[in-house]
RNA sequence: GGGGACGUAGUUCAGCCCGGUCAGAACGUUGGCCUGUCACGCCAAAGGUCGCGGGUUCAAAUCCCGUCGUCCCCGCCA
Numbered sequence: 001g002g003g004g005a006c007g008u009a010g011u012u013c014a015g016c017c018c019g020g021u022c023a024g025a026a027c028g029u030u031g032g033c034c035u036g037u038c039a040c041g042c043c044a045a046a047g048g049u050c051g052c053g054g055g056u057u058c059a060a061a062u063c064c065c066g067u068c069g070u071c072c073c074c075g076c077c078a
Stems, first nucleotide, its partner, number of pairs: 001074007010027004020058001029045005051067005
């Protein structure tokens, strides 16, 4: 330098292919219940620029372009 995969809640991920519901799950966190206490269990809540910028569209996490980061493969120099 060329190609590819990935980036969504604090963490691990689904959703993306095929645009339209309110952006979700588990774990974690906080509060409550339970318990002699803790743990477990139950209930509830908070938590998101969907990496970033732009484009298309009535409408974008999802399609297109650029770009950043991580990883993998190939190539070049030494």
Molecule: transfer RNA
Organism: Candidatus Calescibacterium sp.